[in-house]
RNA sequence: ACAACCAAACGCCAAACCUAUCGUGAGGUAGGGACGGAACGUCACGGGUCCUGGGACACAGGAUAGCCGGACUGCCGAG
Numbered sequence: 001a002c003a004a005c006c007a008a009a010c011g012c013c014a015a016a017c018c019u020a021u022c023g024u025g026a027g028g029u030a031g032g033g034a035c036g037g038a039a040c041g042u043c044a045c046g047g048g049u050c051c052u053g054g055g056a057c058a059c060a061g062g063a064u065a066g067c068c069g070g071a072c073u074g075c076c077g078a079g
Stems, first nucleotide, its partner, number of pairs: 005079001006077001012037002017032006035066001041072003045069003048064006
């Protein structure tokens, strides 16, 4: 120096729920709030789930990265 595992610390993010607001909706945003998180950072690429249109399991559009996989990036350093 690199790789795998991993303790501690400094900061960081923020589920449910509440309020306001945007959206037909799934949900988003802001404030409060902390269940949890070293990728719970970013990207809808594959699958899943959910919403809307649709007679429909077709098809089209959308939501979710805190459902899983993948890609890219990334903090600390006792052992």